[in-house]
RNA sequence: AGCCAGUUCUGCGGGAGCCCCAUCGGGGCUGAGAGGGCCUGAGCGCCGACCGCCACACCUGAUGCGGGUCAUGCCGCCGUAGGAAAGGACACGCCGGUGACC
Numbered sequence: 001a002g003c004c005a006g007u008u009c010u011g012c013g014g015g016a017g018c019c020c021c022a023u024c025g026g027g028g029c030u031g032a033g034a035g036g037g038c039c040u041g042a043g044c045g046c047c048g049a050c051c052g053c054c055a056c057a058c059c060u061g062a063u064g065c066g067g068g069u070c071a072u073g074c075c076g077c078c079g080u081a082g083g084a085a086a087g088g089a090c091a092c093g094c095c096g097g098u099g100a101c102c
Stems, first nucleotide, its partner, number of pairs: 006090005011053004017029005036047003039043001058083003064077004
């Protein structure tokens, strides 16, 4: 650097934390994503981005345990835990049947 680890349509599910300056907002950390847009009577509203749809999304246990950090689900454990949202089309592969050719 290239290829593969399916593609796509419709629908559905999900999260948005921590630190500093500041308080309109700006910067930093992790991450796919930490808030891009709209309405208004400011609503756990709607749309978008991102991830996921039978289980590495996400939630619960959990104000849990260990490590680390200025701090935080930041990392590991828990975790083969309990729960959690799908159908279609196409492609690919395998099996079977039939026909043609050798």

A computed fold for a 102-nucleotide RNA from Kocuria dechangensis, annotated as TPP riboswitch aptamer (THI element). Rfam family: TPP riboswitch aptamer (THI element). About the family: Vitamin B(1) in its active form thiamin pyrophosphate (TPP) is an essential coenzyme that is synthesised by coupling of pyrimidine and thiazole moieties in bacteria. Its family is annotated with thiamine pyrophosphate binding in the Gene Ontology. Lineage of the source: Bacteria > Actinomycetota > Actinomycetes > Micrococcaceae > Kocuria.